[in-house]
Parts: sequence; C1' cells; structure tokens
RNA sequence: AGGGCUAUAGCCAAGCGGUAAGGCAUCAGACUUUGACUCUGACAUUCUCUGGUUCGAAUCCAGAUAGCCCUG
Repeated sequence: AGGGCUAUAGCCAAGCGGUAAGGCAUCAGACUUUGACUCUGACAUUCUCUGGUUCGAAUCCAGAUAGCCCUG
C1' cells in the first nucleotide's frame, strides 16, 4: 500500500427492514437461623461514528474510526 472479517449491556451472544432474545454478572424481593442453592422481578430513549435510502434501519448504501487476519 491492497484485500478480507469483525464492532450489539460490565462480559459472552442472537438478530438477515416492523422498533433488541438468551446466558453470566449486578440490583430488589421471596425462601433460609445466617450463607449458599432455588424461585420472582428489574437491567441497551445513543446497536463504534457521520451521512444517505425508506412510511419505518442494529439490519440496506457511502464514508470514517478501532481491532484481527491475508498478500506485498
């Protein structure tokens, strides 16, 4: 320098145009003599950023940023 992949909560991770599942962790409660286990509830007004398309975008398009890989 060229090419490819990835970016979603504190961590892992689903989502494939109709308003974001699940697990761990955390918080509150129930249970328990206490703790653990178990159960119930809560937890992303900004899905890396900026534009564009669309009635509607995490999702499609363009550019940028960051990380990883390949080629030289």
This is a predicted structure of a 72-nucleotide RNA (transfer RNA) from a Bacilli bacterium. NCBI's taxonomy places the organism under Bacteria, Bacillati, Bacillota, Bacilli. Rfam family: tRNA. The family's RNA type in Rfam is transfer RNA. Its mean pLDDT, the model's own confidence on a scale to 100, is 81.